Record summary:
Small-subunit ribosomal RNA, central domain from Erythroxylum suave, 350 nucleotides, folded computationally. Rfam family: Bacterial small subunit ribosomal RNA. The full RNA is in RNAcentral, with records from SILVA.
Context: one part of a larger RNA
RNA sequence: UUGGGCAUAAAGCAUUUGUAGGUGGUCUUUUAAGUCUGUCGUCAAAUCCUAGGGCUCAACCGUGGACAAUCAGUGGAAACUAUAAAGCUAGAGUACGGUAAGGGCAAAGCAAAUUUUCGUUGAAGUGGUGAAAUGUACAGAGAUUAAAAAGAAUACAAAAAGUGAAGGCACUCGGUUGGGUCAACACUGACACUGAGAGAAGAAAACUAGGGGAGCGAAUAGGAUUAGAUACCUAAAUAGUCUUAGCCAUAAAUGAUGGUUACUGGGCAUUGUGCAUAUCGACCCAUGAAAUACUAUAGCUAACACGUUAAGUAUCCUGCGUGGGGAGUACGUUCACAAAAUUUAAACUC
Numbered sequence: 001u002u003g004g005g006c007a008u009a010a011a012g013c014a015u016u017u018g019u020a021g022g023u024g025g026u027c028u029u030u031u032a033a034g035u036c037u038g039u040c041g042u043c044a045a046a047u048c049c050u051a052g053g054g055c056u057c058a059a060c061c062g063u064g065g066a067c068a069a070u071c072a073g074u075g076g077a078a079a080c081u082a083u084a085a086a087g088c089u090a091g092a093g094u095a096c097g098g099u100a101a102g103g104g105c106a107a108a109g110c111a112a113a114u115u116u117u118c119g120u121u122g123a124a125g126u127g128g129u130g131a132a133a134u135g136u137a138c139a140g141a142g143a144u145u146a147a148a149a150a151g152a153a154u155a156c157a158a159a160a161a162g163u164g165a166a167g168g169c170a171c172u173c174g175g176u177u178g179g180g181u182c183a184a185c186a187c188u189g190a191c192a193c194u195g196a197g198a199g200a201a202g203a204a205a206a207c208u209a210g211g212g213g214a215g216c217g218a219a220u221a222g223g224a225u226u227a228g229a230u231a232c233c234u235a236a237a238u239a240g241u242c243u244u245a246g247c248c249a250u251a252a253a254u255g256a257u258g259g260u261u262a263c264u265g266g267g268c269a270u271u272g273u274g275c276a277u278a279u280c281g282a283c284c285c286a287u288g289a290a291a292u293a294c295u296a297u298a299g300c301u302a303a304c305a306c307g308u309u310a311a312g313u314a315u316c317c318u319g320c321g322u323g324g325g326g327a328g329u330a331c332g333u334u335c336a337c338a339a340a341a342u343u344u345a346a347a348c349u350c
Stems, first nucleotide, its partner, number of pairs: 005320002008303001012318001015200003021194003025088002028085002031082001033081002035077005041071001049065003053061002091191001092188003097182003103177003108172002114150004119145001121143001125136002162169002207246005215241002220236001222234002258317002261314003266295002269292003273288002299306001323350003332343001334341001
């Protein structure tokens, strides 16, 4: 390289925008680069192939013929790819009209709970566990009730539900802003798909500098348990968790399933929406496109399973894998404040 692969066996980048590149709807004409074809030249001899011949045969020797791709010149063909020109509307997009949503951002505010503080009532425990103890309490705890403060998170509704590219997103109201979808079919007229590099955003933890600090809680030192107990249990508690401005760039970042397009039986349910129908209204009933689940035919699969949201049948582009360990390590590079991350071997060994 070919062949054959990537849900679970090695293998889909965590996600997206998009440059180069690759690929690309339909119709007419043009050119003739690719493509196809005629002809000419070239492709030394020997070898190989073939028809005769010569050594008694054969090997061997010798004569004639044939031989292809390639390359170059020249003539032609015009289906396909490409080029140039003019169109089309089924892809794509824009505008108009609706619509649903925990989509994003900044701001304001309510309530329950928790802890703390200060009072009321009250008087011996409370707390915790398998059992205890450390702890806490007559300097009045726990319990009760009134008030105040603080920070964090949003019970019920809540659902196999919604939404976002992914990470993610949920108290309430308004502001601002992005995307989707349906309908209608006005406009543009292939403007498309993918995407090496590159950019953007990227849970938690960690880091830097301010603020904040109720609860929880790595580390830590107590109490237990135990042969021991650097743990599980328990009473405390720092960083952190929250916020602002930065940084980091990784996760079992999972659907362990890259993206686009087309095609291929059904059933059932949910979400938003159109049309038809029904009605006082809701339900009911028929149907279209979009999204989300379940079941299951064909097919596929090593099996499990997947099954119009494919892991089926095909196309285009892209990433990745090639026995286990050594190793996602060493060295070097890039990047970072650091911690790390990125790229990524070999010896050796089975």